Source information
This is a predicted structure of a 73-nucleotide RNA (transfer RNA) from a Candidatus Nanoarchaeia archaeon.
RNA sequence: GCACGCGUGGCCAAGUGGUCUAAGGCAUUCGGCUGCAACCCGAAGAUCCCCAGUUCAAAUCUGGGCGCGUGCU
Repeated sequence: GCACGCGUGGCCAAGUGGUCUAAGGCAUUCGGCUGCAACCCGAAGAUCCCCAGUUCAAAUCUGGGCGCGUGCU
RNA backbone atom coordinates (compact mmCIF):
# COMPACT_ATOMS: atom_id res chain seq x y z
P G A 1 -0.71 3.64 3.64
O5' G A 1 -0.92 2.76 2.32
C5' G A 1 -0.70 3.35 1.03
C4' G A 1 -0.70 2.24 0.00
C3' G A 1 -1.93 1.37 0.00
O3' G A 1 -2.97 1.94 -0.76
C1' G A 1 0.00 0.00 0.00
P C A 2 -4.51 1.65 -0.40
O5' C A 2 -4.72 0.14 -0.85
C5' C A 2 -4.67 -0.23 -2.22
C4' C A 2 -4.85 -1.72 -2.37
C3' C A 2 -6.04 -2.33 -1.66
O3' C A 2 -7.23 -2.16 -2.40
C1' C A 2 -4.14 -3.64 -1.20
P A A 3 -8.65 -2.13 -1.68
O5' A A 3 -8.85 -3.62 -1.18
C5' A A 3 -9.05 -4.66 -2.14
C4' A A 3 -9.18 -5.99 -1.43
C3' A A 3 -10.20 -6.05 -0.30
O3' A A 3 -11.52 -6.21 -0.80
C1' A A 3 -8.20 -7.04 0.41
P C A 4 -12.76 -5.61 0.00
O5' C A 4 -12.88 -6.59 1.25
C5' C A 4 -13.22 -7.97 1.06
C4' C A 4 -13.00 -8.75 2.34
C3' C A 4 -13.73 -8.26 3.57
O3' C A 4 -15.10 -8.62 3.59
C1' C A 4 -11.51 -8.74 4.14
P G A 5 -16.16 -7.67 4.30
O5' G A 5 -15.85 -7.92 5.84
C5' G A 5 -16.08 -9.22 6.41
C4' G A 5 -15.55 -9.29 7.82
C3' G A 5 -16.08 -8.27 8.79
O3' G A 5 -17.37 -8.60 9.29
C1' G A 5 -13.75 -8.41 9.04
P C A 6 -18.40 -7.40 9.66
O5' C A 6 -17.78 -6.81 11.01
C5' C A 6 -17.74 -7.61 12.18
C4' C A 6 -16.83 -6.98 13.23
C3' C A 6 -17.29 -5.64 13.78
O3' C A 6 -18.28 -5.77 14.78
C1' C A 6 -14.98 -5.55 13.28
P G A 7 -19.34 -4.56 14.99
O5' G A 7 -18.47 -3.46 15.75
C5' G A 7 -17.88 -3.74 17.05
C4' G A 7 -17.08 -2.51 17.48
C3' G A 7 -17.93 -1.28 17.79
O3' G A 7 -17.59 -0.71 19.06
C1' G A 7 -16.26 -0.78 16.18
P U A 8 -18.13 -1.25 20.39
O5' U A 8 -19.69 -0.93 20.27
C5' U A 8 -20.14 0.41 20.13
C4' U A 8 -21.58 0.51 20.57
C3' U A 8 -21.83 0.10 22.01
O3' U A 8 -21.61 1.22 22.89
C1' U A 8 -23.42 -0.94 20.59
P G A 9 -20.50 1.08 23.99
O5' G A 9 -21.25 1.65 25.28
C5' G A 9 -20.61 1.57 26.56
C4' G A 9 -21.57 2.16 27.59
C3' G A 9 -21.07 1.97 29.01
O3' G A 9 -20.75 3.26 29.57
C1' G A 9 -23.39 1.44 28.78
P G A 10 -19.29 3.89 29.27
O5' G A 10 -18.37 3.01 30.25
C5' G A 10 -17.01 3.37 30.47
C4' G A 10 -16.30 2.25 31.21
C3' G A 10 -16.35 0.92 30.50
O3' G A 10 -15.31 0.80 29.54
C1' G A 10 -16.99 0.63 32.75
P C A 11 -15.58 0.00 28.17
O5' C A 11 -15.57 -1.51 28.65
C5' C A 11 -14.36 -2.12 29.09
C4' C A 11 -14.59 -3.58 29.42
C3' C A 11 -15.30 -4.39 28.35
O3' C A 11 -14.43 -4.82 27.31
C1' C A 11 -16.32 -4.81 30.42
P C A 12 -15.01 -5.08 25.85
O5' C A 12 -15.96 -6.34 26.02
C5' C A 12 -15.39 -7.64 26.25
C4' C A 12 -16.50 -8.67 26.45
C3' C A 12 -17.48 -8.84 25.30
O3' C A 12 -16.97 -9.61 24.22
C1' C A 12 -18.65 -8.83 27.36
P A A 13 -17.48 -9.28 22.72
O5' A A 13 -19.07 -9.43 22.82
C5' A A 13 -19.67 -10.72 22.95
C4' A A 13 -21.17 -10.60 23.16
C3' A A 13 -21.96 -10.02 22.00
O3' A A 13 -22.26 -10.99 21.02
C1' A A 13 -22.64 -9.01 24.04
P A A 14 -22.77 -10.53 19.56
O5' A A 14 -24.36 -10.40 19.77
C5' A A 14 -25.15 -11.56 20.02
C4' A A 14 -26.58 -11.19 20.22
C3' A A 14 -27.29 -10.52 19.04
O3' A A 14 -27.68 -11.45 18.07
C1' A A 14 -27.91 -9.49 21.09
P G A 15 -27.73 -11.02 16.53
O5' G A 15 -28.78 -9.80 16.50
C5' G A 15 -30.17 -10.06 16.65
C4' G A 15 -30.91 -8.75 16.86
C3' G A 15 -30.90 -7.81 15.66
O3' G A 15 -32.02 -8.05 14.84
C1' G A 15 -30.34 -6.63 17.66
P U A 16 -31.84 -8.51 13.30
O5' U A 16 -31.25 -7.21 12.63
C5' U A 16 -32.05 -6.35 11.83
C4' U A 16 -31.22 -5.78 10.70
C3' U A 16 -30.99 -6.75 9.54
O3' U A 16 -31.60 -6.28 8.35
C1' U A 16 -28.96 -5.74 10.31
P G A 17 -32.95 -6.17 7.94
O5' G A 17 -33.40 -4.81 8.66
C5' G A 17 -33.25 -3.60 8.00
C4' G A 17 -33.74 -2.50 8.88
C3' G A 17 -35.20 -2.57 9.24
O3' G A 17 -35.37 -2.26 10.62
C1' G A 17 -34.71 -0.53 8.09
P G A 18 -36.44 -3.20 11.45
O5' G A 18 -37.61 -2.16 11.76
C5' G A 18 -37.42 -1.13 12.75
C4' G A 18 -38.71 -0.33 12.91
C3' G A 18 -39.91 -1.19 13.34
O3' G A 18 -40.40 -0.76 14.62
C1' G A 18 -40.43 0.26 11.48
P U A 19 -39.71 -1.03 15.96
O5' U A 19 -39.83 0.41 16.62
C5' U A 19 -39.52 1.61 15.89
C4' U A 19 -40.72 2.56 15.90
C3' U A 19 -41.26 2.90 17.27
O3' U A 19 -40.52 3.95 17.89
C1' U A 19 -43.04 2.26 15.90
P C A 20 -40.65 4.13 19.54
O5' C A 20 -41.09 2.71 20.08
C5' C A 20 -42.43 2.36 20.16
C4' C A 20 -42.70 1.56 21.43
C3' C A 20 -41.51 1.44 22.39
O3' C A 20 -41.65 2.40 23.47
C1' C A 20 -42.43 -0.72 21.90
P U A 21 -41.29 3.87 23.29
O5' U A 21 -39.67 3.85 23.44
C5' U A 21 -39.00 4.63 24.39
C4' U A 21 -38.11 3.70 25.26
C3' U A 21 -37.17 2.79 24.48
O3' U A 21 -35.84 3.02 24.95
C1' U A 21 -38.48 1.55 26.06
P A A 22 -34.55 2.75 24.07
O5' A A 22 -34.73 1.68 23.05
C5' A A 22 -34.95 0.58 22.51
C4' A A 22 -33.87 -0.44 22.44
C3' A A 22 -33.18 -0.77 23.77
O3' A A 22 -33.99 -1.65 24.52
C1' A A 22 -31.56 -0.54 22.07
P A A 23 -33.51 -2.20 25.96
O5' A A 23 -33.18 -3.73 25.61
C5' A A 23 -32.76 -4.62 26.63
C4' A A 23 -33.19 -6.00 26.25
C3' A A 23 -32.65 -7.04 27.20
O3' A A 23 -33.49 -7.15 28.34
C1' A A 23 -32.17 -7.70 25.00
P G A 24 -32.91 -6.95 29.77
O5' G A 24 -31.85 -8.13 29.88
C5' G A 24 -32.29 -9.48 29.74
C4' G A 24 -31.09 -10.38 29.54
C3' G A 24 -29.98 -10.22 30.56
O3' G A 24 -30.26 -10.88 31.79
C1' G A 24 -29.05 -10.29 28.41
P G A 25 -29.67 -10.29 33.15
O5' G A 25 -28.15 -10.74 33.07
C5' G A 25 -27.82 -12.12 33.03
C4' G A 25 -26.33 -12.30 32.87
C3' G A 25 -25.47 -11.55 33.87
O3' G A 25 -25.39 -12.19 35.13
C1' G A 25 -24.60 -11.24 31.70
P C A 26 -25.28 -11.33 36.45
O5' C A 26 -23.79 -10.76 36.37
C5' C A 26 -22.68 -11.65 36.39
C4' C A 26 -21.38 -10.89 36.15
C3' C A 26 -21.13 -9.71 37.07
O3' C A 26 -20.66 -10.09 38.35
C1' C A 26 -20.63 -9.10 34.84
P A A 27 -21.05 -9.16 39.62
O5' A A 27 -20.30 -7.79 39.32
C5' A A 27 -18.89 -7.74 39.32
C4' A A 27 -18.41 -6.36 38.89
C3' A A 27 -18.91 -5.19 39.72
O3' A A 27 -18.16 -5.02 40.92
C1' A A 27 -19.10 -4.68 37.43
P U A 28 -18.91 -4.41 42.19
O5' U A 28 -19.20 -2.90 41.76
C5' U A 28 -18.12 -2.00 41.50
C4' U A 28 -18.66 -0.65 41.06
C3' U A 28 -19.67 -0.03 42.01
O3' U A 28 -19.02 0.62 43.10
C1' U A 28 -20.45 0.16 39.80
P U A 29 -19.77 0.65 44.52
O5' U A 29 -20.95 1.72 44.31
C5' U A 29 -20.64 3.09 44.05
C4' U A 29 -21.92 3.84 43.72
C3' U A 29 -23.07 3.66 44.70
O3' U A 29 -22.93 4.50 45.83
C1' U A 29 -23.86 3.41 42.50
P C A 30 -23.59 4.02 47.21
O5' C A 30 -25.16 4.18 46.95
C5' C A 30 -25.71 5.48 46.74
C4' C A 30 -27.18 5.38 46.40
C3' C A 30 -28.05 4.56 47.33
O3' C A 30 -28.40 5.24 48.52
C1' C A 30 -28.56 4.00 45.11
P G A 31 -28.67 4.43 49.85
O5' G A 31 -30.07 3.71 49.54
C5' G A 31 -31.25 4.48 49.42
C4' G A 31 -32.41 3.62 48.97
C3' G A 31 -32.78 2.43 49.84
O3' G A 31 -33.52 2.82 50.99
C1' G A 31 -32.78 1.76 47.59
P G A 32 -33.44 1.90 52.31
O5' G A 32 -34.20 0.57 51.85
C5' G A 32 -35.59 0.63 51.56
C4' G A 32 -36.09 -0.72 51.09
C3' G A 32 -35.92 -1.87 52.09
O3' G A 32 -36.93 -1.86 53.08
C1' G A 32 -35.29 -2.57 49.92
P C A 33 -36.57 -2.29 54.57
O5' C A 33 -36.16 -3.82 54.44
C5' C A 33 -37.14 -4.81 54.07
C4' C A 33 -36.46 -6.16 53.87
C3' C A 33 -35.62 -6.62 55.03
O3' C A 33 -36.43 -7.26 56.03
C1' C A 33 -34.41 -6.90 53.03
P U A 34 -36.28 -6.79 57.52
O5' U A 34 -34.81 -7.25 57.92
C5' U A 34 -34.48 -8.63 58.00
C4' U A 34 -33.01 -8.80 58.33
C3' U A 34 -32.52 -8.00 59.53
O3' U A 34 -32.82 -8.67 60.73
C1' U A 34 -30.99 -7.76 57.73
P G A 35 -33.38 -7.83 61.96
O5' G A 35 -32.19 -6.84 62.34
C5' G A 35 -32.42 -5.67 63.12
C4' G A 35 -31.13 -5.16 63.69
C3' G A 35 -30.04 -5.00 62.64
O3' G A 35 -30.11 -3.71 62.04
C1' G A 35 -29.20 -6.20 64.50
P C A 36 -29.86 -3.59 60.49
O5' C A 36 -28.29 -3.84 60.36
C5' C A 36 -27.37 -2.92 60.93
C4' C A 36 -25.95 -3.38 60.67
C3' C A 36 -25.66 -3.81 59.24
O3' C A 36 -25.42 -2.69 58.41
C1' C A 36 -24.77 -5.39 60.75
P A A 37 -25.50 -2.83 56.84
O5' A A 37 -24.35 -3.86 56.51
C5' A A 37 -24.45 -4.72 55.37
C4' A A 37 -23.39 -5.79 55.48
C3' A A 37 -23.47 -6.85 54.40
O3' A A 37 -22.79 -6.41 53.22
C1' A A 37 -23.34 -7.92 56.47
P A A 38 -23.50 -6.59 51.79
O5' A A 38 -23.40 -8.15 51.55
C5' A A 38 -22.11 -8.77 51.46
C4' A A 38 -22.27 -10.28 51.50
C3' A A 38 -23.25 -10.85 50.48
O3' A A 38 -22.68 -11.01 49.21
C1' A A 38 -23.69 -11.77 52.61
P C A 39 -23.55 -10.67 47.90
O5' C A 39 -24.70 -11.77 47.91
C5' C A 39 -24.38 -13.15 47.79
C4' C A 39 -25.59 -13.99 48.07
C3' C A 39 -26.82 -13.69 47.24
O3' C A 39 -26.77 -14.30 45.95
C1' C A 39 -27.44 -13.90 49.50
P C A 40 -27.34 -13.47 44.67
O5' C A 40 -28.87 -13.22 45.02
C5' C A 40 -29.77 -14.32 45.10
C4' C A 40 -31.11 -13.84 45.65
C3' C A 40 -31.75 -12.67 44.90
O3' C A 40 -32.44 -13.12 43.74
C1' C A 40 -31.80 -12.22 47.20
P C A 41 -32.54 -12.13 42.49
O5' C A 41 -33.55 -11.00 42.98
C5' C A 41 -34.91 -11.31 43.26
C4' C A 41 -35.65 -10.09 43.74
C3' C A 41 -35.51 -8.85 42.87
O3' C A 41 -36.37 -8.89 41.72
C1' C A 41 -35.19 -8.25 45.12
P G A 42 -35.91 -8.16 40.37
O5' G A 42 -36.08 -6.63 40.75
C5' G A 42 -37.37 -6.09 41.02
C4' G A 42 -37.26 -4.64 41.48
C3' G A 42 -36.53 -3.70 40.53
O3' G A 42 -37.36 -3.27 39.46
C1' G A 42 -35.79 -3.33 42.74
P A A 43 -36.66 -2.87 38.05
O5' A A 43 -35.94 -1.49 38.41
C5' A A 43 -36.71 -0.34 38.75
C4' A A 43 -35.81 0.78 39.24
C3' A A 43 -34.79 1.31 38.23
O3' A A 43 -35.38 2.24 37.34
C1' A A 43 -33.76 1.00 40.33
P A A 44 -34.69 2.48 35.91
O5' A A 44 -33.38 3.28 36.28
C5' A A 44 -33.45 4.56 36.88
C4' A A 44 -32.07 5.09 37.18
C3' A A 44 -31.14 5.15 35.99
O3' A A 44 -31.34 6.36 35.28
C1' A A 44 -30.02 4.16 37.83
P G A 45 -31.44 6.35 33.67
O5' G A 45 -29.91 6.20 33.23
C5' G A 45 -28.95 7.17 33.66
C4' G A 45 -27.57 6.61 33.48
C3' G A 45 -27.29 6.05 32.10
O3' G A 45 -26.88 7.09 31.22
C1' G A 45 -26.59 4.52 33.76
P A A 46 -27.58 7.21 29.78
O5' A A 46 -26.80 6.19 28.86
C5' A A 46 -25.38 6.31 28.64
C4' A A 46 -25.02 5.74 27.29
C3' A A 46 -25.75 6.39 26.14
O3' A A 46 -24.95 7.44 25.61
C1' A A 46 -25.71 4.00 25.94
P U A 47 -25.65 8.90 25.28
O5' U A 47 -26.55 8.67 23.97
C5' U A 47 -25.97 8.15 22.79
C4' U A 47 -25.78 9.30 21.81
C3' U A 47 -25.06 8.84 20.56
O3' U A 47 -26.00 8.38 19.62
C1' U A 47 -24.04 10.79 21.42
P C A 48 -25.71 7.04 18.83
O5' C A 48 -24.80 6.21 19.91
C5' C A 48 -23.54 5.69 19.50
C4' C A 48 -23.61 4.18 19.39
C3' C A 48 -23.31 3.60 18.00
O3' C A 48 -22.01 3.00 18.11
C1' C A 48 -25.19 2.55 19.00
P C A 49 -21.11 2.72 16.92
O5' C A 49 -20.00 3.83 17.13
C5' C A 49 -19.44 4.09 18.43
C4' C A 49 -18.33 5.10 18.30
C3' C A 49 -18.65 6.28 17.41
O3' C A 49 -19.32 7.29 18.12
C1' C A 49 -16.60 5.34 16.74
P C A 50 -20.44 8.18 17.37
O5' C A 50 -19.59 9.15 16.46
C5' C A 50 -18.70 10.10 17.05
C4' C A 50 -17.99 10.89 15.97
C3' C A 50 -18.88 11.50 14.90
O3' C A 50 -19.47 12.71 15.31
C1' C A 50 -17.07 10.42 13.88
P C A 51 -20.94 13.14 14.70
O5' C A 51 -20.62 13.54 13.20
C5' C A 51 -19.83 14.67 12.92
C4' C A 51 -19.55 14.78 11.44
C3' C A 51 -20.77 14.74 10.52
O3' C A 51 -21.45 15.98 10.46
C1' C A 51 -19.10 13.34 9.65
P A A 52 -23.05 15.99 10.16
O5' A A 52 -23.17 15.51 8.65
C5' A A 52 -22.80 16.38 7.59
C4' A A 52 -22.73 15.65 6.28
C3' A A 52 -24.03 15.07 5.73
O3' A A 52 -24.84 16.06 5.11
C1' A A 52 -22.32 13.48 5.49
P G A 53 -26.44 15.80 5.05
O5' G A 53 -26.62 14.58 4.04
C5' G A 53 -26.27 14.74 2.67
C4' G A 53 -26.34 13.42 1.94
C3' G A 53 -27.72 12.78 1.85
O3' G A 53 -28.49 13.35 0.82
C1' G A 53 -26.12 11.14 2.42
P U A 54 -30.11 13.28 0.89
O5' U A 54 -30.47 11.75 0.73
C5' U A 54 -30.24 11.10 -0.51
C4' U A 54 -30.69 9.65 -0.43
C3' U A 54 -32.10 9.44 0.08
O3' U A 54 -33.05 9.61 -0.96
C1' U A 54 -30.62 7.95 1.17
P U A 55 -34.37 10.51 -0.69
O5' U A 55 -35.18 9.63 0.37
C5' U A 55 -35.64 8.34 0.00
C4' U A 55 -36.17 7.62 1.20
C3' U A 55 -37.16 8.38 2.06
O3' U A 55 -38.47 8.40 1.51
C1' U A 55 -35.59 7.28 3.44
P C A 56 -39.32 9.76 1.48
O5' C A 56 -39.72 9.89 3.03
C5' C A 56 -40.31 11.10 3.52
C4' C A 56 -40.87 10.86 4.90
C3' C A 56 -39.92 10.21 5.87
O3' C A 56 -39.07 11.15 6.51
C1' C A 56 -41.96 9.05 5.91
P A A 57 -37.51 10.77 6.65
O5' A A 57 -37.52 9.57 7.69
C5' A A 57 -37.92 9.79 9.04
C4' A A 57 -38.00 8.49 9.79
C3' A A 57 -36.70 7.69 9.84
O3' A A 57 -35.85 8.15 10.87
C1' A A 57 -38.51 6.26 9.28
P A A 58 -34.31 8.22 10.56
O5' A A 58 -33.84 6.69 10.54
C5' A A 58 -34.04 5.86 11.68
C4' A A 58 -32.86 4.93 11.84
C3' A A 58 -31.56 5.66 12.16
O3' A A 58 -30.76 4.85 13.01
C1' A A 58 -31.31 4.51 10.13
P A A 59 -30.84 5.09 14.58
O5' A A 59 -29.64 4.18 15.08
C5' A A 59 -28.30 4.63 14.96
C4' A A 59 -27.36 3.42 14.95
C3' A A 59 -27.43 2.61 13.67
O3' A A 59 -26.48 3.07 12.72
C1' A A 59 -27.64 1.19 15.56
P U A 60 -26.87 3.06 11.11
O5' U A 60 -27.24 1.54 10.78
C5' U A 60 -26.24 0.52 10.82
C4' U A 60 -26.92 -0.82 10.61
C3' U A 60 -27.52 -1.01 9.23
O3' U A 60 -27.10 -2.25 8.65
C1' U A 60 -29.18 -1.34 10.90
P C A 61 -25.93 -2.30 7.58
O5' C A 61 -26.59 -1.53 6.34
C5' C A 61 -27.37 -2.22 5.39
C4' C A 61 -27.66 -1.31 4.21
C3' C A 61 -26.49 -0.47 3.73
O3' C A 61 -25.66 -1.21 2.84
C1' C A 61 -28.39 0.91 3.96
P U A 62 -24.10 -0.87 2.73
O5' U A 62 -24.05 0.54 2.00
C5' U A 62 -24.48 0.66 0.63
C4' U A 62 -24.29 2.08 0.16
C3' U A 62 -22.93 2.70 0.44
O3' U A 62 -21.96 2.29 -0.52
C1' U A 62 -24.61 4.22 1.03
P G A 63 -20.44 2.19 -0.09
O5' G A 63 -20.01 3.72 0.00
C5' G A 63 -19.96 4.53 -1.19
C4' G A 63 -19.55 5.94 -0.85
C3' G A 63 -18.32 6.09 0.02
O3' G A 63 -17.11 5.96 -0.73
C1' G A 63 -20.00 7.49 0.83
P G A 64 -15.82 5.39 -0.04
O5' G A 64 -15.36 6.60 0.91
C5' G A 64 -14.93 7.82 0.33
C4' G A 64 -14.76 8.88 1.39
C3' G A 64 -13.85 8.54 2.56
O3' G A 64 -12.47 8.66 2.24
C1' G A 64 -15.82 9.50 3.38
P G A 65 -11.41 7.74 2.96
O5' G A 65 -11.41 8.32 4.45
C5' G A 65 -10.98 9.66 4.67
C4' G A 65 -11.21 10.04 6.13
C3' G A 65 -10.53 9.17 7.16
O3' G A 65 -9.15 9.50 7.30
C1' G A 65 -12.76 9.56 7.82
P C A 66 -8.12 8.35 7.71
O5' C A 66 -8.49 8.09 9.24
C5' C A 66 -8.31 9.11 10.20
C4' C A 66 -8.80 8.66 11.55
C3' C A 66 -8.26 7.32 12.05
O3' C A 66 -6.95 7.45 12.59
C1' C A 66 -10.58 7.38 12.39
P G A 67 -5.95 6.21 12.43
O5' G A 67 -6.55 5.16 13.48
C5' G A 67 -6.59 5.47 14.86
C4' G A 67 -7.37 4.42 15.62
C3' G A 67 -6.91 2.98 15.43
O3' G A 67 -5.77 2.70 16.22
C1' G A 67 -9.26 3.07 15.27
P C A 68 -4.78 1.54 15.70
O5' C A 68 -5.59 0.19 15.98
C5' C A 68 -5.92 -0.20 17.29
C4' C A 68 -6.77 -1.45 17.28
C3' C A 68 -6.22 -2.64 16.50
O3' C A 68 -5.21 -3.35 17.20
C1' C A 68 -8.50 -2.36 15.98
P G A 69 -4.12 -4.16 16.35
O5' G A 69 -4.93 -5.40 15.75
C5' G A 69 -5.49 -6.37 16.62
C4' G A 69 -6.31 -7.36 15.84
C3' G A 69 -5.60 -8.07 14.71
O3' G A 69 -4.80 -9.14 15.18
C1' G A 69 -7.73 -7.36 13.96
P U A 70 -3.51 -9.59 14.32
O5' U A 70 -4.15 -10.31 13.05
C5' U A 70 -4.85 -11.54 13.19
C4' U A 70 -5.44 -11.99 11.88
C3' U A 70 -4.48 -12.06 10.72
O3' U A 70 -3.68 -13.24 10.74
C1' U A 70 -6.42 -10.96 10.00
P G A 71 -2.25 -13.23 10.06
O5' G A 71 -2.54 -13.17 8.48
C5' G A 71 -3.16 -14.28 7.85
C4' G A 71 -3.55 -13.92 6.45
C3' G A 71 -2.42 -13.46 5.54
O3' G A 71 -1.66 -14.54 5.03
C1' G A 71 -4.26 -12.02 5.28
P C A 72 -0.15 -14.34 4.61
O5' C A 72 -0.23 -13.42 3.31
C5' C A 72 -0.82 -13.92 2.13
C4' C A 72 -0.89 -12.85 1.07
C3' C A 72 0.44 -12.19 0.72
O3' C A 72 1.24 -12.97 -0.15
C1' C A 72 -1.22 -10.54 0.97
P U A 73 2.80 -12.85 -0.05
O5' U A 73 3.11 -11.40 -0.64
C5' U A 73 2.81 -11.11 -1.99
C4' U A 73 3.03 -9.63 -2.27
C3' U A 73 4.42 -9.10 -1.93
O3' U A 73 5.38 -9.41 -2.91
C1' U A 73 2.76 -7.60 -1.15
Notes:
Its Rfam family is "tRNA". Rfam classes the family as a transfer RNA. About the family: Transfer RNA (tRNA) molecules are approximately 80 nucleotides in length. NCBI's taxonomy places the organism under Archaea, Nanobdellati, Nanobdellota, Candidatus Nanoarchaeia.